[in-house]
RNA sequence: GCGCGAAAAGGGCAAACCAUCUGAAAGGAUGGGACGCAAAGUUUCAGUCCGCUUAAAGGUGAGGCGGAGGCUGAGCUGCCGCG
Numbered sequence: 001g002c003g004c005g006a007a008a009a010g011g012g013c014a015a016a017c018c019a020u021c022u023g024a025a026a027g028g029a030u031g032g033g034a035c036g037c038a039a040a041g042u043u044u045c046a047g048u049c050c051g052c053u054u055a056a057a058g059g060u061g062a063g064g065c066g067g068a069g070g071c072u073g074a075g076c077u078g079c080c081g082c083g
Stems, first nucleotide, its partner, number of pairs: 002083004012037002017032006035070001041076003045073003048068007
């Protein structure tokens, strides 16, 4: 440097749910809590999904705005071990 995560050590993160706050909504923040995670670190770059809207009785598709990184791909960074 590259590949891998079977076993191990020291650690790390924290789903659902609950409380409080926040947002029109999707959601978000903090605390509690652990289902899981070797990138469950990070970036909405591409896709996908969710909410609102253009917008009209409804449907479909499209545009716009907002959101999900614990959905997929990609970029950047990184602990330990094995080869």
About this RNA
c-di-GMP-I riboswitch aptamer, 83 nucleotides, folded computationally. The sequence was found by an Rfam model in a public genome assembly.